[in-house]
C1' cells in the first nucleotide's frame, strides 16, 4: 500500500417514529375518527324470485396507512410517483425504490370531542453556480 470481513464510537440516511422523566408518565412530531355549510345521494354489474316491474335474496365490495399507481408481449419488463449523492438551495450527471399491510360491510370534508403510533431497517459522497458559516496567516 491495496482488497475484504467483524466489532466499537463518531456521523449520516429512510421514515412521524426524537428528547425529558422514571409517575403504567410527559413534550414534541404524526394518523384515525367525527358537526354546521360545501360536496355527494343515477345507488353500478351478474344471478335468483315475480304475469312484469317495483321490492326483497345472493355475489363483485368500500375505505385507512405509504411515494408505491398503472400498463404489457407478465415471474419479466416498463411507468404516475418518490429518495440519496455530508453547510442550504438550484440545476447537470451518477445511483436505488416504485412494496407491504391494516379495518371489516363501514368512515367525502369538518370545529368542538375523540381514538391510536413514537417501530423498523440501513452505511451515500461527482463536481458546478448562488448564499451563509468556520478556520489560519497578516
Nucleotide at each position: 500500500a491495496u482488497u475484504u470481513c467483524u466489532u466499537a464510537a463518531u456521523c449520516g440516511c429512510u421514515a412521524a417514529a426524537a428528547c425529558c422523566a422514571a409517575c403504567u408518565g410527559g413534550u414534541g412530531c404524526g394518523g384515525g375518527g367525527g358537526a354546521a355549510c360545501c360536496a355527494a345521494c343515477g345507488a353500478a354489474u351478474g344471478g335468483a324470485u315475480u304475469a312484469a316491474a317495483a321490492a326483497u335474496c345472493c355475489a363483485u365490495g368500500g375505505g385507512g396507512u405509504g411515494a408505491a399507481u398503472c400498463c404489457u408481449u407478465u415471474u419479466a419488463g416498463g411507468u404516475a410517483g418518490g429518495g440519496c449523492u455530508a453547510c442550504u438551495c438550484a440545476a447537470a450527471g451518477g445511483c436505488c425504490c416504485g412494496a407491504a399491510u391494516c379495518c371489516g360491510a363501514c368512515a367525502g370534508c369538518u370545529a368542538a370531542c375523540u381514538c391510536c403510533g413514537u417501530a423498523a431497517g440501513c452505511g451515500u459522497u461527482u463536481a458546478u453556480g448562488a448564499g451563509a458559516a468556520g478556520g489560519a496567516a497578516g
This is a predicted structure of a 138-nucleotide RNA (c-di-AMP riboswitch aptamer (ydaO/yuaA leader)) from Fictibacillus phosphorivorans. The sequence was found by an Rfam model in a public genome assembly. Model confidence (mean pLDDT): 76 of 100. Its Rfam family is "c-di-AMP riboswitch aptamer (ydaO/yuaA leader)". Rfam describes the family as follows. This family represents a conserved RNA structure found upstream of the ydaO and yuaA genes in Bacillus subtilis and related genes in other bacteria. Of the family's consensus pairs, 92% are formed in the model.